[in-house]
RNA sequence: CUGCCCGUAGCUCAGCGGAUAGAGCGUCGGUCUACGGAACCGAAAGUCGGGAGUUCGAAUCUCUCCGGGCAGG
Numbered sequence: 001c002u003g004c005c006c007g008u009a010g011c012u013c014a015g016c017g018g019a020u021a022g023a024g025c026g027u028c029g030g031u032c033u034a035c036g037g038a039a040c041c042g043a044a045a046g047u048c049g050g051g052a053g054u055u056c057g058a059a060u061c062u063c064u065c066c067g068g069g070c071a072g073g
Stems, first nucleotide, its partner, number of pairs: 001072007010025004018056001027043005049065005
């Protein structure tokens, strides 16, 4: 320098144009219990990396920038 992939909750990820963006783990509260770091119930937590564009509608498509990774030269 060229090509490709990834960037969504604290962590690991799902979501592949349409309703309030979800799961597991973790965190917090409660119940249970002799005790609880087990089990059960509940809750909080996300400008979907930034910006622009397309569309009635974008996490999802396009462009660009930033960050990470892989391959080639």
Molecule: transfer RNA
Organism: Chloroflexota bacterium